[in-house]
Molecule: small-subunit ribosomal RNA
Organism: uncultured Candidatus Saccharibacteria bacterium
RNA sequence: AGAGUUUGAUCCUGGCUCAGGACGAACGCUGGCGGCGUGCUUUAGGGAUGCGAGUCGAGCGGUCUUUUUAGUGAAAUGAGGUUUCGCAAGAAAUUGAAGCGAUCUAAAAAGAUAGCGGCAGACGACUGAGUAACACGUAGUCAACCUACCUGUAACACAGAGAUAGCCACGCGAAAGUGUGGGUAAUAUCUGAUAGCCCGUAUAGGUGAAAUUCCGGUACGGUAAAGGCGCAAGCCGGUUAUAGAGGGGACUGCGGCCCAUCAGCUAGUUGGCAGGAUAACAGCCUACCAAGGCAAGGACGGGUAGGGGGCGUGAGAGCGCGACCCCCCAGGAUGGCACUGAGACACGGGCCAUACUCCUACGGGAGGCAGCACUCGGGAAUUUUCCACAAUGGACGAAAGUCUGAUGGAGCGACGCCGCGUGAAGGAUGAAGGUUUUCGGAUCGUAAACUUCUUUUGCCAAGGAAUAGGAAGGAAGGUACUUGGCGAAUAAGGGGCUGCUAACUGCGUGCCAGAAGCAUCGGUGAUACGUGGGCCCCAAGCGUUGUCCGGAUUUAUUGGGCGUAAAGCGUACGUAGGCUGCUAAGCAGAUUCUCUUUCAAAGACCCGGGCUCACCUCGGGGAAGGGGGAGAAUAUCACUUAGCUUGAAACAGGUAGGGGAGAUCGGAACGCGUGGUGGAGUAGUGAAAUAUGUUGAUAUCACGCGGAACGCCGGUGGUGAAGACUGAUCUCUGGGCCUUGUUUGACGCUCAUGUACGAAAGCUAGGGGAGCGAAACGGAUUAGAUACCCGUGUAGUCCUAGCCCUAAAUGAUGUCCGCUAGGCGUCGGUUUAAGCAUUUCUGUUCCUUCGGGAGCUUUAAUGACAAAUCGGUGUCGAAGCUAACGCGUUAAGCGGACCGCCUGGGUAGUACGGCCGCAAGGUUGAAACUCAAAGGAAUUGGCGGGGACCCGCACAAGCUGUGGAGCGCGUGGUUUAAUCCGACGGUAAUCGUAUAAUCUUACCAAGGUUUGACAUACUGCUGCAGUCCAUUAGAAAUAGAGGACGCUUUCGAGGGUGCAGUACAGGUGCUGCAUGGCCGUCGUCAGCUCGUGCCGUGAGGUGUACCGUUGAGUCGGGUAACGAGCGCAACCCCUAUCCCAUGUUACAAGUGUCUUGGGAAACUGCCGUGGUAAAACACGGAGGAAGGGGGGGAUGAGGUCUGGUCGUCAUGGCCCUUAUGCCUUGGGCUACACACACGCUACAAUGGUUGGACACAACGAGUUGCUACAUCGCGAGAUGAUGCUAAUCUCUUAAAGCCAACCUCAGUUCAGAUUGCAGGCUGAAACUCGCCUGCAUGAAGCCGGAAUAGCUAGUAAUCGCAGAUCAGCCAUGCUGCGGUGAAUACGUUCUCGGGUCUUGCACACACCGCCCGUCAAACUCCCAAAGUUGGGAUUACCUAAAGAUUUCAGGGAUUUAUUUCUGGGGUUUAGGGUAAGAUCAGUAAUGGGGGUUAAGUCGUAACAAGGUCGCCGUAGGGGAAUCUGCGGCGA
Repeated sequence: AGAGUUUGAUCCUGGCUCAGGACGAACGCUGGCGGCGUGCUUUAGGGAUGCGAGUCGAGCGGUCUUUUUAGUGAAAUGAGGUUUCGCAAGAAAUUGAAGCGAUCUAAAAAGAUAGCGGCAGACGACUGAGUAACACGUAGUCAACCUACCUGUAACACAGAGAUAGCCACGCGAAAGUGUGGGUAAUAUCUGAUAGCCCGUAUAGGUGAAAUUCCGGUACGGUAAAGGCGCAAGCCGGUUAUAGAGGGGACUGCGGCCCAUCAGCUAGUUGGCAGGAUAACAGCCUACCAAGGCAAGGACGGGUAGGGGGCGUGAGAGCGCGACCCCCCAGGAUGGCACUGAGACACGGGCCAUACUCCUACGGGAGGCAGCACUCGGGAAUUUUCCACAAUGGACGAAAGUCUGAUGGAGCGACGCCGCGUGAAGGAUGAAGGUUUUCGGAUCGUAAACUUCUUUUGCCAAGGAAUAGGAAGGAAGGUACUUGGCGAAUAAGGGGCUGCUAACUGCGUGCCAGAAGCAUCGGUGAUACGUGGGCCCCAAGCGUUGUCCGGAUUUAUUGGGCGUAAAGCGUACGUAGGCUGCUAAGCAGAUUCUCUUUCAAAGACCCGGGCUCACCUCGGGGAAGGGGGAGAAUAUCACUUAGCUUGAAACAGGUAGGGGAGAUCGGAACGCGUGGUGGAGUAGUGAAAUAUGUUGAUAUCACGCGGAACGCCGGUGGUGAAGACUGAUCUCUGGGCCUUGUUUGACGCUCAUGUACGAAAGCUAGGGGAGCGAAACGGAUUAGAUACCCGUGUAGUCCUAGCCCUAAAUGAUGUCCGCUAGGCGUCGGUUUAAGCAUUUCUGUUCCUUCGGGAGCUUUAAUGACAAAUCGGUGUCGAAGCUAACGCGUUAAGCGGACCGCCUGGGUAGUACGGCCGCAAGGUUGAAACUCAAAGGAAUUGGCGGGGACCCGCACAAGCUGUGGAGCGCGUGGUUUAAUCCGACGGUAAUCGUAUAAUCUUACCAAGGUUUGACAUACUGCUGCAGUCCAUUAGAAAUAGAGGACGCUUUCGAGGGUGCAGUACAGGUGCUGCAUGGCCGUCGUCAGCUCGUGCCGUGAGGUGUACCGUUGAGUCGGGUAACGAGCGCAACCCCUAUCCCAUGUUACAAGUGUCUUGGGAAACUGCCGUGGUAAAACACGGAGGAAGGGGGGGAUGAGGUCUGGUCGUCAUGGCCCUUAUGCCUUGGGCUACACACACGCUACAAUGGUUGGACACAACGAGUUGCUACAUCGCGAGAUGAUGCUAAUCUCUUAAAGCCAACCUCAGUUCAGAUUGCAGGCUGAAACUCGCCUGCAUGAAGCCGGAAUAGCUAGUAAUCGCAGAUCAGCCAUGCUGCGGUGAAUACGUUCUCGGGUCUUGCACACACCGCCCGUCAAACUCCCAAAGUUGGGAUUACCUAAAGAUUUCAGGGAUUUAUUUCUGGGGUUUAGGGUAAGAUCAGUAAUGGGGGUUAAGUCGUAACAAGGUCGCCGUAGGGGAAUCUGCGGCGA
């Protein structure tokens, strides 16, 4: 950085698609390790369980435990006493009653702690539902505010009081919990004192822009406090005030989403006054007053959305996003509410309501994971019910410390990024194996094996951190790391390979299965499907899907467009808005510069440091840009003031005009009416008919009536903003242009919304109605004809009044201003010294037939030409522009100002909604779905029921035919066991087939055969092949059996054959659309190309177009072309004349008839005429055998027909292999209702028949042959026999012709089919199925409908002859040969074919093209719709919990003050209910439209003059495309 895709190709426009990067991803296949990150994007769905906010006994009264000290035993029995138990001491015996000791009491110490009390639970953690907002960001303001803990400063703490929880007693309840009574403490609570501070009220002053609010003075009134620990020093607290720090609250400017098919919204709404409420301002709340406030610079409404730092991408500008991390906001099941407090309307606090879940003894209670784990559900999808407070931080505490799912860590997941590894070196018999193959090989591939080496990773063992400050402890962790040992050991996949896009082959499949991002691939040789091998890319990942940016300059600020591709409003006026001439002074808002401040950190960028590197992380640094402030500058913009005249306008003077409106008048034409003349048609068409006419038309004359339109002039002439405007006159009226001067002094330009005008058609009401004429009717045409053509004809066309508001309303070109070569016209105005013309005036000369005429001079006017200039309107063109076409001072050029419009095609200018309209409709104006194109200009072809020119037996002019008959032959069809196959307009059809009785033969039936009828090779066996004779079965092939003869040899064998087996043979089986070769055709038409140059962005063009000429792209001239090639022509063959040579088998003779071979000759060379600049060339003539290509042949450019042939041959692939091969016999290819092609013979007298002294060829062929001659036969032929391998012999008598005779117009003395009989020939064989002969028979046919063929001279026509194939022949065919021998061509209008040029094209498979609409079918999307369902809001009314507020009443403590409790009422209000309209969405009987879909139906509307030119608007009609009327546009 681009690429693919519209076309036959090109350029452009324009969409679609791809290559890049990214992700909190998911899915598929695969998976070795580590580090750093990261992990519910969906149901703000529901939650079991555990934990996540506590702490302080140095605030308090207690309680419990332990220890110590002091005091103090118990029981039984008994009168005293005694005994027992317990306890204690002691090492133990034992001792202790004069008291050891439990309990209890008191005190002290230590530890724990429910309750009261204090502080913290407003932080931390999570989530993004709501929110379009001062929520966020940024910059400010608060002279309108609050602030616990912390810090600084100043001062203070005096005297009292009554309660209450815990606790005890008695109750209620299943539980949760709770009641009554008694008594108690405080750093809990209260009262009083104190107060220069603080608060309130009053009042001097100061500051300042301002404050009754800031600072500060005075007076009066009011308001504080708590103690605890410590031996002590002291420490920790308490109260008041003030200052700070940090935190919060409020207000403001600016900034950041979509929809106008949301255009009007708003009653606490906007403001004021008073009051209340708050920490504080304020309609924040209340009462009263006023009627304001917001909005196209987008109010209101709807949809969507947490905002930012930043993240992704991009060259940037931008575009998209808002996970992790940081800041702010909001939320805590849903809705409402307050309490406490410094702070909340409070995630792990409270009350109420709702939904849900749980417990229950049914009375009543409990709960809120959007904290960490976890679970269910949802989903394509997102982790452990882990460890630790060691670190960092937080709460409490004086502290030790306690708590901390914050946090630090570990675990899981390739989810991402970064790093490492899966080994290294050597190793060619290039192993085996795979794949492929041209069978030689190539490739996987040094790859493997194998040898040597290494040990990251891994496993085992040993040591072992930092983090962690200064003793100990310390989760991670015996981890990182280090060392040693073991051992190549533990470790490679995924996608792709037609192009874009790196990488190719085999097999399978056969428009199937499938692939595909786009273009597309697949219908038998698929590098595109599936698979194998190979290769390419990336790699512990690789692909796919989704999303975003990019490419996309495809919304264009950077950086696009609007004549024809999408796109200029139909036109003007004009509001807001945007833009706006010159000069001077001022100002400093914009602008520029300097300084300053801010935009948190992180991120990005730069420089360094630390983890082995990297990712990561730490430290440092700076720029750009945004906002605020200060200062400076003043060119420019803005603003202020004062001027100017060039923009604009006004006045005066001229001037052109179908500009507009109204009124009046006119003639021509037309129709009708009346009357006259007249007498048969008229009208109409391609041709007709309907129609009209003897009731007198048409025609013609006269008069009258009526309506509409205005001939000539008239013109790419004029006017108007556009639509549009044309007889004449009058009235009213708009605008333009020109000239000169004066005046105003920027008054201007463009214009969203708006307003006015706006062809035709159409609508409403009333007139009018001649002509024309949708609809309608009739006649034609036609397959049909709802059309084109014809005859009638209604609306309408016209007028008045009012609507409608659209057109191809076009210059497909918005308006205004400036600048940039010209040439040639035209319309309007103006100017011009001298000159010209005419007229006129003054003067004057000459002539005169006196009428006048001809001059000169002067004055004035007019005119024309020419030139100049201003304004319009055309045409051609420089530069320039444009994709090209084209535009070009009337720009589509170069610039400026403003408006409108476009962003792929279809759906569709449709639907819904709004607005307008009486309606028709107009205007605004989508989407779903669908396609990969749609489109513009130009190019080359092809085509045209477009044009021009030219040629051809193409037509015409002629001659003879075909088409009718019979027969022959070929084909189709039908038939058949088979009728083998191919060829099918021209370019198949007497063609392949120059010969189907068998063979041929490929077909059918039957019978056989399987290495084969034929080729090559190998292995094994073999006395061998083979020939002849005769034989059985059989249709034959074949099978069986017998006899005779039968290789070489050095004795090893050689050669050949057969049998068995294996490779293989064989195939007229398929594909001519896989092919070669060959052929047909356009066409013997004159074309088809190349090199260099030139033109064009390019495809391409030029050359090769033009003018002549030719059979010809033949030649000449001209020419941005100059040359060349393949074709044309010529060279070759035959032939006509002559010459030379030759002389057998030709010849009587020879200057040689003839044979053979070679050569000469013809070139427009000569003359004339035409032609031209000169030619080419044409015509005529001479000479000549031949004259303008002498006649004929061979020769066939590049290409076309996917033309023909696989059945001549060759050949790829496929198919058959005891058969689709091979052999044999018989049959068939010869069938026969019929159709077609090509021929023969005829229909007769230019003939037929018979006879003849009758005449004259040429090409050819011949030994399995041609056969003389003779004999026989009517004849076909037969028999004998001769010559000839041929200029020698034979075929071989040519026929028409000529000379006679007969026939006399008839189905015949024409014609010969058919049939019968008798023969001949070939051949193994003549039935299917041959030819010939004789006799007999004697059909159709009397010249042929529509149509159609050949031929231009030795031709047509006619006559016979020969040959190939061949035993014979169905040959009337084919190929040749000669004999006789015509007619006609004015000419190019028409038919067919071809060539060149030009034009149109929507065709390029190229008109056998393309293509439109209805209908029918399938699928799909949308719209409408009786209804029906749901959502979020709104309005009105009713009701109303908790709470707040207000008010009333009552009670408790107490001496009061004060505080608190209970109950009732009012206000407010979440929620609930009722009703209503609107809105959004779902669904629906049915109706409608669109789209898509190889091969349905009907027509043929469009593209060519598309066969009626097309299209636009409108109206009516019709199965459908469409038709018709009116007006318009383009050709």